[in-house]
């Protein structure tokens, strides 16, 4: 020290790098240097909001913010989307059937209204030869989705009330 395997941990706008950009040596080319090719080792590589009944399948699975010199390039993996099945909950006495809609805060959808973000920015402090990479702190902005109001809800058996 390399490989194997079990185990435990840890993430869900999440993790991961074989392209790509870049950053540092080492080479080759050069009188020398830049610049370029290889070569080894490194950074980067999507800011938050929202989102999970259970299994099956399936993959560009929801919003906006920033930035506008590989858009947070490009790619793998996953995943709370979506389909179907099962449960369960509503649809206005109870209760079953099927049917529409949801997911235990269980009504899609119309309209008004309305709280909420982090990065970016600027300060400052740490790590690093570098590229960058962590932290404190100041001070805004969002849309979907939620909240509130309003409008907006089946059939059919039976049973019960009147």
């Nucleotide at each position: 020290a390399c490989u194997g395997a079990a185990u435990u941990g840890c993430a869900a706008g999440c993790g991961c790098c074989a392209g790509a950009a870049c950053c540092c040596g080492g080479u080759a080319u050069u009188g020398a240097c830049c610049a370029u090719g290889c070569c080894g080792g490194g950074u980067u590589g999507a800011c938050g909001a929202g989102g999970u009944g259970g299994g099956a399948g399936u993959u560009g699975a929801u919003c906006g913010a920033a930035a506008u010199u590989u858009u947070u390039c490009g790619g793998c993996g996953g995943g709370u989307g979506c389909u179907c099945c099962c449960c369960g909950g509503u649809c206005c006495g109870g209760u079953c059937a099927c049917g529409a809609c949801c997911g235990u805060g269980a009504a899609a959808g119309g309209c008004a209204c309305u709280a909420c973000a982090a990065a970016a920015c600027c300060c400052g402090c740490g790590g690093g030869c570098a590229a960058c990479c962590g932290c404190g702190g100041g001070g805004a902005c969002a849309a979907a989705g939620g909240g509130u109001g309003c409008c907006g809800g089946g059939u059919g058996g039976c049973c019960g009330a009147a």

Source information
This is a predicted structure of a 162-nucleotide RNA (glmS glucosamine-6-phosphate activated ribozyme aptamer) from Desulfallas sp. Bu1-1. The sequence was found by an Rfam model in a public genome assembly. Lineage of the source: Bacteria > Bacillati > Bacillota > Clostridia > Desulfallas. Rfam family: glmS glucosamine-6-phosphate activated ribozyme aptamer. Rfam classes the family as a riboswitch.